[in-house]
């Protein structure tokens, strides 16, 4: 130095260009003498960062960061 993937709640990971979910975790409650489990209910996202396109961008395009794997 060059090619390609990934970056999205606190963790894991969805979302065809058209309402950002689902799991666990976390707080409430419910059951139990009590705990755990079991249910039920709830909060928590400037989708890494700037730009572009589009009626509309987590998604499509450029540019910048971190991560990874490969090649010299």
């Nucleotide at each position: 130095g060059g090619a390609c993937c990934c970056g999205u709640g606190g963790c894991u990971c969805a979302a065809u260009g058209g309402c950002a979910g689902a799991g666990c975790u976390g707080c409430c409650g419910c059951c139990u003498c009590a705990u755990a489990a079991g249910c039920g209910g709830u909060a928590g996202a400037u989708u890494a960062c700037a730009g572009g396109u589009u009626c509309a961008a987590g998604u499509c395009c450029u540019g910048u960061c971190g991560g990874g794997u490969c090649c010299a």
The RNA shown here (transfer RNA) has 72 nucleotides and comes from Haloferula sp. NCBI's taxonomy places the organism under Bacteria, Verrucomicrobiia, Verrucomicrobiales, Verrucomicrobiaceae, Haloferula. The sequence was found in a public genome assembly. Its Rfam family is "tRNA". By type it is a transfer RNA.